[in-house]
Molecule: c-di-GMP-I riboswitch aptamer
Organism: Planctomycetota bacterium
RNA sequence: GAGCGACAAGGGCAAACCCGCGGUGACGCGGGGACGCAAAGCCAAGGGCCCCGUGGCCAGCCGGAGACGGCGAACCGCUGGGCAGCCUGGUUACCGAA
Numbered sequence: 001g002a003g004c005g006a007c008a009a010g011g012g013c014a015a016a017c018c019c020g021c022g023g024u025g026a027c028g029c030g031g032g033g034a035c036g037c038a039a040a041g042c043c044a045a046g047g048g049c050c051c052c053g054u055g056g057c058c059a060g061c062c063g064g065a066g067a068c069g070g071c072g073a074a075c076c077g078c079u080g081g082g083c084a085g086c087c088u089g090g091u092u093a094c095c096g097a098a
Base pairs, nucleotide, nucleotide: 004096005095012037013036017032018031019030020029021028022027035085041091042090043089045088046087047086048083049082050081051080053078054077055076056075060071061070062069063068
């Protein structure tokens, strides 16, 4: 120095939930609060998930004598956005046992 991660040392971050603020929303910021985390520091490059808009397709529902006309879950596509505590990857970093 690299790898690695201890019932070591000093510490650090902060889930759910609650309050306030921003946002159509996913979600973000601040305060409280700790489920956990050896990168749960940072980066949307790859995959994935989520949201807005939009198109396709269409279970079903409503109206109708009918032709047909509306509404429309799920699924798929496209643009934009979000999630780094979903994973991969990149990058920086405290300590030093085996």